[in-house]
Context: one part of a larger RNA
């Protein structure tokens, strides 16, 4: 020069688009952030013509919560990137083939009694189901000799049909595994390993494997750097560079690892689960002292750390998820808006004419010179600003948070709107005064002890401009 997630000093008028706790993975008060389904069940209110009809949802159910969001503490690993590969699994979704026969027994909820300050339970006693069991049936497993094992559920509708359920097979998409190569720094870290390496068998897994177990063997890895310390998520990518390359991984995408700290399992297609469960621990709360309750590294927001980083905000209109037959609900994802010159970029702070070269200011050799066409006047213009009027796209019959936004036209008015560093040389750009090795200045080189272009202040000049300068940090 370039480039930052920036800071801090000075100044600061607007609009667009991005960005926005790099420190304490430090505690956190409040609200919200994952609910849905009454077309799976009983139930409970309301009305009833007594057939029903309507609503409501605490429970039982089924689906979803493993997505989506947050964070980088950990991790030098098949962690991540790219490439192959074989012993796997897959709810929802696609396609194809076949099914759905008989039967039962319960537990909630309700009631009744009860305990306990709460949390949250106990004992009886009724009940429904797409909830649970048996039976029977199989082109499917197992096994290789017979044989064994394993299934279903209804629901709406006047009907037609529509959703749904059991089994197989196969597809898509998504995972689980393993194996090349690549992947910081220290040898002032040279050995390092006992499930350590391989073998048989056996158990666990959806799979392969010492995963794990029993017996056998004595391997197994290392200077082409093991082991051990240090330090770090990784990538696509970004900055810089003519390039090779050399830093660096915010924001957006992909992968991976966490969710107060440590373990473990549990339900499921999928978790060893961020707003689940159980255990120990630290720390807060609450308590009637017997016990209990929590986990913001979701969105805001508050303390604290810090040189530093925002609103406890609108709305489901839109995309996109859940769940629903759908109406629809519910989504701090998202879509907007609020705040901030953090960045980019874009417009303004007017135009033109105007010599008595005014008036102050400065300088002066006291003649003038310079500020300066610069002001004033005169003559226009109205971008932004503001006043009122119309008003979208973005959504498609309806449905707009954003917004009476963007735009589009009307009116007044020159009206609202410039600083900041800098001037010894590198390096564009000079004189007075003031100070006297003092006060200060500086990136380097040096300046400054009585005529200082170099301090400080004035004029005046040079540079960038809603900025400018300084610092940090990297090329």
């Nucleotide at each position: 020069g370039g480039a930052u997630g920036a800071a801090c000093g000075c100044u600061g008028g607007c609009g667009g688009c991005a960005u926005g706790c790099u420190u304490a993975a430090c505690a956190c008060a409040u609200g919200c952030a994952a609910g849905u389904c009454g077309a799976a069940c009983g139930g409970g209110a309301a009305c009833u013509u007594c057939c029903g009809u309507u609503u409501c949802u605490a429970g039982u159910g089924g689906c979803g919560a493993a997505c989506g969001g947050g964070u980088g503490a950990g991790u030098a690993a098949c962690g991540c990137g790219u490439g192959a590969g074989a012993a796997c699994c897959u709810g929802c979704c696609c396609u194809u083939g076949g099914g759905a026969g008989g039967g039962g027994a319960a537990c909630a909820a309700c009631a009744a009694c009860u305990g306990g300050a709460a949390a949250c339970g106990g004992u009886u006693g009724c009940u429904a189901a797409u909830a649970c069991c048996c039976c029977g049936u199989a082109g499917g497993c197992u096994g290789a000799g017979g044989a064994g094992c394993a299934a279903a559920a209804g629901g709406a509708g006047a009907a037609a049909u529509c959703c749904g359920c059991c089994c197989a097979a196969g597809g898509a998409g998504g995972g689980g595994c393993u194996c090349g190569c690549g992947u910081c720094u220290g040898a002032u870290u040279a050995g390092c390993u006992a499930g350590u390496u391989g073998g048989u068998g056996a158990g666990g897994u959806a799979a392969u494997g010492g995963c794990u177990c029993a017996c056998c063997a004595a391997g197994g890895c290392g200077a082409c750097g093991a082991u051990c310390a240090g330090u770090a998520g990784c990538u696509g990518g970004u900055c810089u560079g003519a390039g090779a390359g050399g830093a660096u991984g915010a924001u957006c995408a992909g992968c991976c690892a966490c969710a107060c700290u440590g373990g473990g399992a549990c339900u499921g297609a999928g978790a060893c689960a961020c707003g689940g469960c159980c255990c120990a621990g630290a720390c807060u709360c609450c308590u009637a002292c017997g016990g209990g309750a929590g986990g913001c590294a979701g969105c805001a927001g508050u303390g604290g750390g810090g040189a530093a980083u925002a609103u406890u905000g609108g709305a489901c209109a839109a995309u996109g998820g859940g769940c629903g037959a759908a109406a629809g609900c519910c989504u701090g994802a998202u879509c907007c808006a609020g705040c901030a010159a953090u960045g980019c970029c874009g417009c303004g702070u007017g135009a033109g004419u105007g010599a008595u070269g005014a008036a102050g200011g400065c300088c002066u050799u006291a003649g003038g010179g310079u500020u300066g066409u610069a002001a004033a006047g005169c003559u226009c213009u109205u971008u932004u600003a503001c006043c009122g009027g119309g008003g979208a796209c973005g959504a498609u019959a309806a449905u707009g948070a954003c917004g009476g936004u963007a735009c589009c036209g009307g009116g007044a008015g020159a009206a609202u709107a410039a600083g900041c560093c800098c001037c010894g040389g590198c390096u564009a750009a000079c004189u007075c005064c003031g100070u006297g090795c003092c006060a200060g200045c500086a990136g380097c080189c040096g300046c400054g002890g009585u005529a200082a272009u170099a301090c400080g202040g004035a004029g005046g000049g040079g540079g960038c401009u809603a900025g400018c300068g300084u610092u940090g940090u990297u090329c």
The part of an RNA shown here (small-subunit ribosomal RNA, 5' domain) has 475 nucleotides and comes from Kuruna debilis. The coordinates come from a structure-prediction model, not an experiment, and the mean pLDDT is 86. The gene name in the source record is rrn16. It matches the Rfam family "Bacterial small subunit ribosomal RNA". Gene Ontology terms of the family: structural constituent of ribosome and ribosome.